This is a predicted structure of a 73-nucleotide RNA (transfer RNA) from a Candidatus Microgenomates bacterium.
The prediction has a mean pLDDT of 80.
It matches the Rfam family "tRNA".
[in-house]
RNA sequence: GCCGACGUAGCUCAGCGGUUAGAGCACUUGUUUUGUAAACAAGGAGUCGUGGGUUCGAUUCCCACCGUCGGCU
Numbered sequence: 001g002c003c004g005a006c007g008u009a010g011c012u013c014a015g016c017g018g019u020u021a022g023a024g025c026a027c028u029u030g031u032u033u034u035g036u037a038a039a040c041a042a043g044g045a046g047u048c049g050u051g052g053g054u055u056c057g058a059u060u061c062c063c064a065c066c067g068u069c070g071g072c073u
Stems, first nucleotide, its partner, number of pairs: 001072007010025004018056001027043005049065005
C1' cells in the first nucleotide's frame, strides 16, 4: 500500500428502516439473615466510533475518515 471483519451500558453481546435501543453478568438500594453469601424486588448507567448522504423516518442502507483485529504484498 491492497482486501476483509468488527466498533451499541463498566464487561460480553442482541437488535426485519418505524412509537420509549434491550439481555446476561457487574454496580447501587431495599426485603430476608445474628452477620455474610444466596434468593427476591426495585433502580442508575448509552451523544449506537466521527462526519456527511439517501429516506417522511437511520443503530440498521450508502460514502469518507478514525480505531481494533485478521489476511496479502
The sequence was found in a public genome assembly.